This is a predicted structure of a 73-nucleotide RNA (transfer RNA) from Chelydra serpentina.
[in-house]
């Protein structure tokens, strides 16, 4: 140098061919115990990588950038 794929909660990941975005597992409070963990229940925790566009509306669609994995040269 070219192509291809990813980027989402602390972490691992589903999602939707455009309508309030989940899911474990962790986090923190309760509950149970003598206690602690385990269990049950609840509760925080997000600019969906960034800007621009289409759109009534975009996390989804177009573009351009960044940033990683591959793969050819």
């Nucleotide at each position: 140098g070219c192509c291809u794929u990813c980027u989402g909660a602390g972490c691992g990941c589903c999602g939707u061919c455009g309508g309030u975005g989940g899911c474990g597992c962790g986090u923190c409070a309760g509950u149970c115990u003598c206690a602690u963990a385990a269990u049950c229940u609840g509760a925080a925790g997000g600019u969906c990588c960034u800007g621009a566009g289409u759109u009534c509306g975009a996390u989804c669609c177009u573009c351009a950038g960044a940033g990683a994995a591959g793969g050819c040269a």
Rfam family: tRNA.